[in-house]
Molecule: transfer RNA
Organism: Anaerolineae bacterium
RNA sequence: GGGUCUGUAGCUCAGCGGAUAGAGCAGCCGGCUCAUAACCGGUUGGUCGCUGGUUCAAAUCCAGCCAGACCCA
Numbered sequence: 001g002g003g004u005c006u007g008u009a010g011c012u013c014a015g016c017g018g019a020u021a022g023a024g025c026a027g028c029c030g031g032c033u034c035a036u037a038a039c040c041g042g043u044u045g046g047u048c049g050c051u052g053g054u055u056c057a058a059a060u061c062c063a064g065c066c067a068g069a070c071c072c073a
Base pairs, nucleotide, nucleotide: 001072002071003070004069005068006067007066010025011024012023013022018056027043028042029041030040031039049065050064051063052062053061
């Protein structure tokens, strides 16, 4: 230098054009317990990497850029 893939909550990930963007774990509050853990209930948390484009409508499609992983040279 060229190519492929990935980027969504603090972490691991789902979501593949249309519902308020979700789950588990973590955090916080409560229940249970003599107490802790476990378990149960509730709850907080997001510019969907950035900028543009297409569309009535974009996390999702397209382009460029940024970061990371891998392959080729």